[in-house]
Molecule: c-di-GMP-I riboswitch aptamer
Organism: Chloroflexota bacterium
RNA sequence: CUCCGAUAAGGGCAAACCCGCCGAAAGGCGGCGACGCAAAGCCACGGGUCUAAAGUCUUUAAAGGCAAAGACAGCCGGGCCGCCGAA
Repeated sequence: CUCCGAUAAGGGCAAACCCGCCGAAAGGCGGCGACGCAAAGCCACGGGUCUAAAGUCUUUAAAGGCAAAGACAGCCGGGCCGCCGAA
C1' cells in the first nucleotide's frame, strides 16, 4: 500500500412512527426517534424501482390510458473521496 473487517479505540450516520415546512405526487428538509449501516460519505453513468405535473390520447363532463425533464445513493452494479487497524 492492497485485500479484508473485530464484542478494539475514538467517533459518525439514522429506518419506521409522530410533528412542522416544501412539493401535484413520488419524495425532500428540520425536529423527535433508532431499524439498521464500515462507506447508510459524494455522483443518477448502466440496470431497476416509485410518482405522473406539463404534455398527449379517449372523452360532453367526470374519469381513465400513455408520459420524466421529477424522485430513490438505506435496490444492484460502476465511478470519486475517506477514519481506524486485531486476525